[in-house]
RNA sequence: GGGCGCGUAGUUCAGUUGGUUAGAAUAUCUCGUUUACACCGAGGAGGUCAGAGGUUCGAGUCCUCUCGCGCCCA
Numbered sequence: 001g002g003g004c005g006c007g008u009a010g011u012u013c014a015g016u017u018g019g020u021u022a023g024a025a026u027a028u029c030u031c032g033u034u035u036a037c038a039c040c041g042a043g044g045a046g047g048u049c050a051g052a053g054g055u056u057c058g059a060g061u062c063c064u065c066u067c068g069c070g071c072c073c074a
Stems, first nucleotide, its partner, number of pairs: 001073007010026004019057001028044005050066005
C1' cells in the first nucleotide's frame, strides 16, 4: 500500500427484507426477605448505535469518507 471483518448500556452480546417505545444477560442503585451478610424476589437508573455526510416519508440496518481494533496479502 491492497483486501476482509468488527465497533450498540460499565462489561459480554442480540437486533430478521429499513417500519413506528433500542433490547437481553451481568454489574451498579433502591425496596422486600435475614440478627447481619450472601442467595432469592420486585423495581429503577444507565445509550449522541465509533465520528461526519448522503439516500429515504422513515436509518443501528443502505451508500461514501474518516477514526480505532483484528485477520490475510504484498

Source information: Predicted 3D model of a 74-nucleotide RNA (transfer RNA) from a Candidatus Omnitrophota bacterium. The organism belongs to Candidatus Omnitrophota, within Bacteria. Model confidence (mean pLDDT): 80 of 100. The sequence was found in a public genome assembly. It matches the Rfam family "tRNA". The family's RNA type in Rfam is transfer RNA.